[in-house]
RNA sequence: UGGCUUAUAGCUCAACGGUAGAGCACCCGGCUUUUAACCGGGUAAUCAGGGUUCGAUUCCCUGUGAGCCAA
Numbered sequence: 001u002g003g004c005u006u007a008u009a010g011c012u013c014a015a016c017g018g019u020a021g022a023g024c025a026c027c028c029g030g031c032u033u034u035u036a037a038c039c040g041g042g043u044a045a046u047c048a049g050g051g052u053u054c055g056a057u058u059c060c061c062u063g064u065g066a067g068c069c070a071a
Base pairs, nucleotide, nucleotide: 001070002069003068004067005066006065007064010024011023012022013021018054026042027041028040029039030038047063048062049061050060051059
C1' cells in the first nucleotide's frame, strides 16, 4: 500500500428490511437460622457520520478500532 473478515448489554453470542433477544454477571424480592443453590422480577446495548427505503442491527458509501492474507 492492496484485499478479506469483523464491531449488538459488564462478558460470550443471537436477531427474513418490520416490537433488539438469550446465557452468565449486576440490582430487588421470595425460600433458608445464614450463605450457596433454587424461584420470581428489574436495569442495561446496535463503533461514528452520511445515503437508499414507508421502515435499517441488517443494504450502500466514508471514516475509526480489531483480526487475517499478499506485497
Molecule: transfer RNA
Organism: uncultured Verrucomicrobiales bacterium